[in-house]
């Protein structure tokens, strides 16, 4: 630190909803069209794809590349939303064992 949630129940039942953690999806990723800037730069808009799937397709951070012109690129980190599953103190005392923060 913990939902004094709401409804139920004969109850410590049940259900929702809410949080939290985990699993599936997606690879917060590709592809294209136009559009902006240029080492104090490296950007904006759309369009397609992809999931038995709505929605998202971005944000931080650190590196690199381009020696001047049209291109960027890699690496850590965070999620959001779909949809499941498990968990959110009944009281005290005591072993062990794992985690995690100092």
């Nucleotide at each position: 630190u913990u939902g004094c949630a709401a409804c139920u129940u004969a109850a410590u039942u049940g259900u929702u909803c809410c949080c939290u953690u985990c699993g599936u999806a997606u690879a917060u990723c590709c592809u294209c069209g136009a559009u902006a800037a240029u080492a104090u730069g490296g950007u904006u808009c759309g369009a397609g794809a992809g999931u038995c799937u709505c929605u998202a397709c971005c944000g931080g951070a650190g590196c690199a590349c381009c020696g001047a012109u049209a291109a960027u690129g890699c690496u850590c980190u965070g999620a959001c939303u779909a949809u499941g599953a498990a968990g959110g103190u009944g009281g005290g005392a005591g072993u062990c064992g794992u985690g995690u923060a100092u």

Purine riboswitch aptamer, 102 nucleotides, folded computationally. The prediction has a mean pLDDT of 78. The model forms 100% of the base pairs in the Rfam consensus. It matches the Rfam family "Purine riboswitch aptamer". A reference for the family is Mandal et al. (2003), "Riboswitches Control Fundamental Biochemical Pathways in Bacillus subtilis and Other Bacteria", Cell. Rfam 15.1 lists 4,097 matches to the family in 1,411 species.